[in-house]
RNA sequence: GAUAGAGGUGCAGGUAUUAAAAGUAGGUUUAUAGAGAAAAGUCAAUUCUGUGAAAUAAGCUGAAAGGAAUAACUGCCGAAGUGCAAAGAGUGACUUCCUUUGUUGCUGGGGCUAUGGAAAAUAUCCAUAGAACUGUCAUUAUCUUAAAAAUAAGAUAAUGUUGAGCUGUC
Numbered sequence: 001g002a003u004a005g006a007g008g009u010g011c012a013g014g015u016a017u018u019a020a021a022a023g024u025a026g027g028u029u030u031a032u033a034g035a036g037a038a039a040a041g042u043c044a045a046u047u048c049u050g051u052g053a054a055a056u057a058a059g060c061u062g063a064a065a066g067g068a069a070u071a072a073c074u075g076c077c078g079a080a081g082u083g084c085a086a087a088g089a090g091u092g093a094c095u096u097c098c099u100u101u102g103u104u105g106c107u108g109g110g111g112c113u114a115u116g117g118a119a120a121a122u123a124u125c126c127a128u129a130g131a132a133c134u135g136u137c138a139u140u141a142u143c144u145u146a147a148a149a150a151u152a153a154g155a156u157a158a159u160g161u162u163g164a165g166c167u168g169u170c
Base pairs, nucleotide, nucleotide: 001170002169003168004167005166008077010076011075012074013073015071016070017069018068026061027060028059029058030057031056032055036048037047038046040095041094042093043092044091080107081106082105083103084102085101086100087099088098108134109133112130113129114128115127116126117125118124135162137160138159139158140157141156142155143154144153145152146151
């Protein structure tokens, strides 16, 4: 360098079903109201609006997205996630969110707890921290086996490393 593998409540993807979102947003009617309203925020433009905006209450209707769980399937073991940079979508600009691409920035893995963050959420996810568990390799100690011995292999324990890694083959 090539190739094949391992970690485990392992990772990702689309599909199906279910709950939730939600009797919410929206539509429509009535009453009150009386100047504003239109994608999460600010500004601008445009449009709507006293032929009655927002808001509130009641009646009739009434979703979806993003997110989750389960199932089988597919692709996988830097799987992937996140940071940063660039581009894109919504009227324009900036911010947030979302999507895509690049990246030898960071993270071995999942769970738990705390804090913070995420265009609904206490669910869920992400980031950081903490104490354990676990994978990997290294070192040391003990034991077992083989051996005359050096030593080799295996098991257990402790400490430490961390995927740019580890193991097998060439």

Annotation:
This is a predicted structure of a 170-nucleotide RNA (Lysine riboswitch aptamer) from uncultured Leptotrichia sp. RNAcentral holds the sequence, with entries from MGnify. The coordinates come from a structure-prediction model, not an experiment, and the mean pLDDT is 76.